c-di-GMP-I riboswitch aptamer from an Anaerolineaceae bacterium, 99 nucleotides, folded computationally. The coordinates come from a structure-prediction model, not an experiment, and the mean pLDDT is 76. It was read from a public genome assembly, where an Rfam model found it. The source organism's lineage runs through Bacteria, Bacillati, Chloroflexota, Anaerolineae and Anaerolineaceae.

[in-house]
RNA sequence: UUCCCGAAAUGGCAAACCCACCUCGAGACGGGGUCGCAAUGCCAUGGGUCUGUCAUCACAGCCAGUUCAUACCGCCCUGCAGACUGCCAGGCUGCCGAA
Numbered sequence: 001u002u003c004c005c006g007a008a009a010u011g012g013c014a015a016a017c018c019c020a021c022c023u024c025g026a027g028a029c030g031g032g033g034u035c036g037c038a039a040u041g042c043c044a045u046g047g048g049u050c051u052g053u054c055a056u057c058a059c060a061g062c063c064a065g066u067u068c069a070u071a072c073c074g075c076c077c078u079g080c081a082g083a084c085u086g087c088c089a090g091g092c093u094g095c096c097g098a099a
Stems, first nucleotide, its partner, number of pairs: 012037002017032003022027001035086001041092003045089003048084005054079002061075002
């Protein structure tokens, strides 16, 4: 000098919830609030979860309703379009510098 780790200090962010606003919705933004976070800063790139103004499937299975049925609906699977970076991974950048 560089790298790894993360004690102390200076600070930083802000879960749930409440208010307001946008949205079909997941959710986003602002204020309050502080569960936590050493990258809980930025990126939707890979997984994962969630949503539906839609499409497909509706054979089978599950649930509910009708019993007038030549009928109908939802879940599940798949596609499409979105959301979540405080779900995990990856990429980029960054404050301090004890053992």